[in-house]
A computed fold for a 111-nucleotide RNA from a Clostridiales bacterium, annotated as SAM riboswitch aptamer (S box leader).
């Protein structure tokens, strides 16, 4: 980088360093010197592994459920901030609501 698969309306900072950008992209709309990105610490969560309990079995492995938060990731403004493509409904229209894709993000597995 590509493919497969699951999830994406919950949750989380009055901390330290730093010093101008950030929210993937488009168009919007926002955040930011009352301090952005980044780094550290802290926190949240529970995808994978470990561990514990229960269950299935004569038994072990496997499987399932629950828990834990030890290890590997991840996350910590706004629903993935909204949107883009297709459709449905309402409307004279602007537009609004909803559904599904696409794109993106993260985990796990494969190449």
């Nucleotide at each position: 980088c590509u493919c497969u698969u699951a999830u994406c309306c919950a949750g989380a900072g009055u901390g330290g360093c730093a010093g101008a950008g950030g929210g993937a992209c488009u168009g919007g709309c926002c955040c930011g010197a009352u301090g952005a990105a980044g780094c550290c610490c802290g926190a949240c969560a529970a995808c994978c592994g470990a561990c514990a309990u229960u269950u299935u079995u004569c038994a072990u492995u496997u499987g399932a459920a629950u828990g834990c938060a030890c290890g590997g990731u991840g996350u910590c403004a706004a629903u993935u901030c909204c949107u883009g493509c297709a459709g449905u409904a309402a409307g004279a229209a602007a537009u609004u609501a909803c559904u599904g894709a696409a794109a993106g993000a993260u985990g796990a597995g494969a190449g």

Taxonomically the source falls in Eubacteriales (Bacteria, Bacillati, Bacillota, Clostridia). Of the family's consensus pairs, 97% are formed in the model. The sequence is in RNAcentral, with records from Ribocentre.